[in-house]
Molecule: small-subunit ribosomal RNA
Organism: uncultured soil bacterium
RNA sequence: AGAGUUUGAUCCUGGCUCAGAACGAACAUUGGCGGGAUGUCUUAAGCAUGCAAGUCGGGCGGCAGCACUACGGGUGGCGAGCGGCGAACUGGUGAGUAACGCGUAGAUUAUCUGCCUUUAGGACUGGGAUAGCCCUGGGAAACCAGGAUUAAUACCGGAUAUGAGUAUACUUGAAAGCGGCGUUCGCCGCACCUAGAGAUGAGUCUGCGUCCCAUUAGCUAGUUGGUAGGGUAAAUGCCUACCAAGGCGACGAUGGGUAGCCGGCCUGAGAGGGUGAUCGGCCACAUCGGGACUGAGAUACGGCCCGGACUCCUACGGGAGGCAGCAGCUAAGAAUAUUCCGCAAUGGACGAAAGUCUGACGGAGCAAUCCCGCGUGAGGGAAGAAGGCCUUCGGGUUGUAAACCUCUUUCGGCAGGGAAGAAUAAGCAAGUAGGAAAUGACUUGUGAUGACGGUACCUGAAGAAGAAGCACCGACUAACUACGUGCCAGCAGUCGCGGUAAUACGUAGGGUGCAAACGUUGUUCGGAAUCACUGGGCGUAAAGGGUACGCAGGCGGUCAUGUAAGUAAGGGGUGAAAAUCCGGGGCUUAACUCCGGACCUGCCUUUUAAACUGCAUGGCUAGAGUAUAAUAGGGGUGGUAGGAAUUCCUGGUGUAGGAGUGAAAUCUGUAGAUAUCAGGAGGAACACCAAUAGCGUAGCAAGCCACUGGGUAAUGACUGACGCUCAUGUACGAAAGCCAGGGGAGCAAAUGGGAUUAGAGACCCCAGUAGUCCUGGCCGUAAACGUUGCACACUAGUUAUCUGGGUUUUUAAAUCUAGAGAACACAGCAAACGCGUCAAGUGUGCCGCCUGGGGAGUAUGCGCGCAAGCGUGAAACUCAAAGGAAUUGACGGGGGCUCGCACAAGCGGUGGAGCAUGUGGUUUAAUUCGAUGAUAAGUGAAGAACCUUACCUGGGCUUGAACGUGUACUGCAAUCCUGUGAAAGCAGGAGUUUCUUCGGAACGGUAUGCGAGGUGCUGCAUGGCUGUCGUCAGCUCGUGUUGUGAAAUGUUGGGUUAAGUCCCGCAACGAGCGCAACCCCUAUCCAAUGUUGCUAAUCACUUCGGUGAAGGACUCUUUGGAGACUGCCCGGGUUAACCGGGAGGAAGGUGGGGAUGACGUCAAGUCCUCAUGGCCCUUAUGUCCAGGGCUACACACGUGCUACAAUGGGGUGCACAAAGAGCAGCAAGACUGCAAAGUUAAGCGAAUCUCAAAAAACACUCCUCAGUUCAGAUUGUAGUCUGCAACUCGACUACAUGAAGCUGGAAUCGCUAGUAAUCGCGGAUCAGCACGCCGCGGUGAAUACGUUCUCGAGCCUUGUACACACCGCCCGUCACACCACCCGAGUAGAUUUUACCUGAAGUAGCUGCAAUACGGCAGUUCCGAGGGUAGAGUUUGUGAGGAGGGUGAAGUCGUAACAAGGUAACC
Repeated sequence: AGAGUUUGAUCCUGGCUCAGAACGAACAUUGGCGGGAUGUCUUAAGCAUGCAAGUCGGGCGGCAGCACUACGGGUGGCGAGCGGCGAACUGGUGAGUAACGCGUAGAUUAUCUGCCUUUAGGACUGGGAUAGCCCUGGGAAACCAGGAUUAAUACCGGAUAUGAGUAUACUUGAAAGCGGCGUUCGCCGCACCUAGAGAUGAGUCUGCGUCCCAUUAGCUAGUUGGUAGGGUAAAUGCCUACCAAGGCGACGAUGGGUAGCCGGCCUGAGAGGGUGAUCGGCCACAUCGGGACUGAGAUACGGCCCGGACUCCUACGGGAGGCAGCAGCUAAGAAUAUUCCGCAAUGGACGAAAGUCUGACGGAGCAAUCCCGCGUGAGGGAAGAAGGCCUUCGGGUUGUAAACCUCUUUCGGCAGGGAAGAAUAAGCAAGUAGGAAAUGACUUGUGAUGACGGUACCUGAAGAAGAAGCACCGACUAACUACGUGCCAGCAGUCGCGGUAAUACGUAGGGUGCAAACGUUGUUCGGAAUCACUGGGCGUAAAGGGUACGCAGGCGGUCAUGUAAGUAAGGGGUGAAAAUCCGGGGCUUAACUCCGGACCUGCCUUUUAAACUGCAUGGCUAGAGUAUAAUAGGGGUGGUAGGAAUUCCUGGUGUAGGAGUGAAAUCUGUAGAUAUCAGGAGGAACACCAAUAGCGUAGCAAGCCACUGGGUAAUGACUGACGCUCAUGUACGAAAGCCAGGGGAGCAAAUGGGAUUAGAGACCCCAGUAGUCCUGGCCGUAAACGUUGCACACUAGUUAUCUGGGUUUUUAAAUCUAGAGAACACAGCAAACGCGUCAAGUGUGCCGCCUGGGGAGUAUGCGCGCAAGCGUGAAACUCAAAGGAAUUGACGGGGGCUCGCACAAGCGGUGGAGCAUGUGGUUUAAUUCGAUGAUAAGUGAAGAACCUUACCUGGGCUUGAACGUGUACUGCAAUCCUGUGAAAGCAGGAGUUUCUUCGGAACGGUAUGCGAGGUGCUGCAUGGCUGUCGUCAGCUCGUGUUGUGAAAUGUUGGGUUAAGUCCCGCAACGAGCGCAACCCCUAUCCAAUGUUGCUAAUCACUUCGGUGAAGGACUCUUUGGAGACUGCCCGGGUUAACCGGGAGGAAGGUGGGGAUGACGUCAAGUCCUCAUGGCCCUUAUGUCCAGGGCUACACACGUGCUACAAUGGGGUGCACAAAGAGCAGCAAGACUGCAAAGUUAAGCGAAUCUCAAAAAACACUCCUCAGUUCAGAUUGUAGUCUGCAACUCGACUACAUGAAGCUGGAAUCGCUAGUAAUCGCGGAUCAGCACGCCGCGGUGAAUACGUUCUCGAGCCUUGUACACACCGCCCGUCACACCACCCGAGUAGAUUUUACCUGAAGUAGCUGCAAUACGGCAGUUCCGAGGGUAGAGUUUGUGAGGAGGGUGAAGUCGUAACAAGGUAACC
């Protein structure tokens, strides 16, 4: 000191979360020792038992018990009693209290103060009682009553008096002894009385400070003051009577809630925030409420009286009690200790003292509750042991860790020694001053006493011996692997992990962190500048009030004088101690503790200063205002005779439509509309001017006229700070709405009808009422927006406009100046967008407002309103986001530009029929599997009868059918035969090879071991390959530059191209992958080559077809070259790229075709081509065999073939290809067969031979428009061929049969030239099987105006709430579950309060009675706790039912919003 989390990414805003520290804590796991602290935070709930306040015999009468005894209460001593002092301290708790309670500073001339100190004085003289003891009585008890007797430091009288009171004269009013000593009179000590002073303590009063709520705004009758009296220690309405009507309050009264306050403690850099345990100060309380008594002091924790609740005892008549003292118990609770020891120390009460008492205190016990310290060993030790874990099988790691060697012994255990804490005790001895002397006092010496505790500490022997865990390891956050699990189990502080390869779950190994602890939970502060004083904001993120005026309040120009409240400086007092901080000291150290210092930031007081603020006084004119004469304007109010238009009415002309829409219909019109002409009625609004204009505080505002408010500039005449802002308040305030009365042309919610639609409660159309208009009165809100409060000052400029004024001049303009509304732009600001003298810049003053999203501008309360509603305005609950700006994409029923057989223009098809083939579906034992929009469906499959084959049924085998390898045994293989069987197989027999170094090897069998095998799963674990966008022109990088950044630029722009092709320009300059070219085929030519090809010329032979020589001319083959490059010309174009035209040329602008497929997209396809991770099967999911199936068949779809005929079909004749294939082959020829084919057989491993006939075409002929001489399915019979085998299930042939079909609905496909169409030929696969596929040539068209539309694509731009990217996102009702809240007939409490009734104890008063005094008894009055009745307020619980809200993997209905979201959205 920061970090995580909104996004595809970015910056910002903003919340949530984390890392830190702390605790009177609790819980989980674990646990060696010691020191110092701390320990019922809950229920101010209730308490058994013991103890916590007594003491004094030196005050008194005495003697119950004890000891001694001189036998005498005599001595020691002392229960009970009288008396004194204490019991008001100490100790506990925090219920109440928002208060002079506390804190701080003062006041007390308004007070008291026992014991203590000190000063002065005194202590004289009398008296009568009473408890105890004794006797009697009552009672269960507690206790009580009566009689007799007695003492005092108990009580009373008198005297005296510095006193007190009152005010000159009186009144009132004290005392007490006891002990010691020496002596005859005193002294000493302690007590006592009076008065003064002090100290200490206490009372009272005052200034200032002291929590939340305004959804608490008014409160108050002893209330505020006065007079008189009473009362108190003491001022005072403290109390009473009378008089006055005051007092408090937005500077927060009153009311409600919560709370003891402080020193301090925790946190924090600080300012602050939180807190008020332990220690200390103050207050309050003592079962709840009230009351007084005693006393110096109490309205009294361990006292009294009364009332209430509760508990206990009881003989039922009555009594007793108060742990918030120390222990302890019960309940409560997550949770908090011993019914301990001791008065040895410190302190307190009493006492002359010894001493007694002391649960204060000192100690110990329990608890890791906190803080601090120590230990659990140290050094060496690599064969890097074993084991564990991982592994790429090589190793790595645990790990110097262990073992082993050497050494040490803290702590603990055992044994021994052993402190300090203890002194001014009493007493004794000596001395000193005073005194007549002694006691006494003082000084010195001596002198007993330890709970803790045989503790701290020290020493000794032994021995590594007895002593380590917890959490975490995805990021934040230090630390990683394996296995298990498979959106399960689980984790989680936030983000988030887990759906078969989980570093996130569980376990293990390893690691990290801390350590006698470690984690979790809770709480507080911090981080959070996230309430911002220090130290935030408000154009768009939350946030400027709709506007103005304005009281209080806040702030305020300039000069001078005074003052001294603020302010500043110095001094004084106080700010307790402890704590914190600094420096020292003591415990071995530390924690802890002791000493000193600083600090205590504050308050009070005093002296001084006078700049600034304030206050007072006097001036000034720059702020503000006034005056004068001007000026612009839809400013306001009232009036109105103005014209155009709409509608309606009347009349004329006139005839069939009009109106309306995307298209229609409702509607209107032959009863005469629309159109047109004339006249009339009525309401509303004001064309042109007119504009980016003007005016107004805002809302608003436009014909014309009248009245009237404000602004602006000029002059610098007048006033002289009169100002700015403004909570509460007041006024104004669009539209809609409301009330009353008018008015009503047009428009138009509601409503009706017509359309649209799946529906249409809408959009569109036809009608149409409130309303819109006027008058009066309400309402008080708007996206009332510039989403920007008002005022003032300052800070570069430019441009035009509106309204004034000045200067100049040839009135056009120019220039200066003031005000206003606009557009750019520097600095600066800003998250960016943007703002920018009209600030969102720099400053000042004042006001308003904000603090995550939702719930919600809701509920409730209150105020206003006729109502509608408005103002004010929460919480529970819920989420981890919601949001702003900008970026890149994608998308749009956005835009621009441009391509493509994309459309259009054409040609031919598909969709209808039959068949073939594939798919779906269905069926089946099985119909194996994959492919499924484009980008599956004549696809994998270039060929399922067996095989293939993966499927089904059945029969077999199990280290296996095939393969590698090791060991052992054995054989001689191979091969053949027999039985059985469907075969595989099983069983049996025959047989006997080759090489050899004679060991054996090859080969086979059996057994056994290691490897097998799997077309089993996962293409969403993968490689490779492939499809598609798309042969589309794109996709990127380096450096530089711009931007906070994501990113941009380059790649955009102007042209051009088939092309990101090229040119030009440009903060870019270059480069890469793509494009193009390089490669192949083809079109022309040249050269070479010359058989098996060719044959022009020449020769020979010939059956006249040809053949043999010969030739290289031609064709052709093969090889190598040439050629085309916008090279040339003209024009256009930016002197460019390039385009148009032309020449030449076989070919012209990439000549035609092919191969070639950028970055990437679709988790596209393929684990069944192959390869491969993981998982699964192993007498089976492997493997062998037979048969079956993949060929099924109501149906649906895709792709094809053949047709429907005359551009045809049949017959006869006849012509011309290319490219291929061929030895288990192609097969000529000949013969047979109607034919498929068969028999035989030459040639050819092929430029030689064969397949091989090309077909359409052409010529002639028949058919003559029909289900036909079209078509050729289906079926029957007979055959051929292949093959172990054609039944399921092949192809072909012949004869016979002769189905549908007469050009095909919606829709849809291909093709731009040697193309479509049409015709045949060949090949792969293959025993056989081709309408499919892959090739080949023959014949050979039509059309393209063009880019509006459909589809797809590219570039630029725009909008976006999309980013899984429009197959996106997303809204509301309904249905279901859960949650909290609101209303609610009511109902049950709590609390406060008003009125009335009743009224205990008790003070004071009054009356009466008795009495020697103090005084007593009885009754009564006021007040009075509590209780009762009635009412009111606040608040809590509960409540049938009702309302909305929130949340919830896959519900329903629609599609409102985001793109022009398909009707722009929104208030």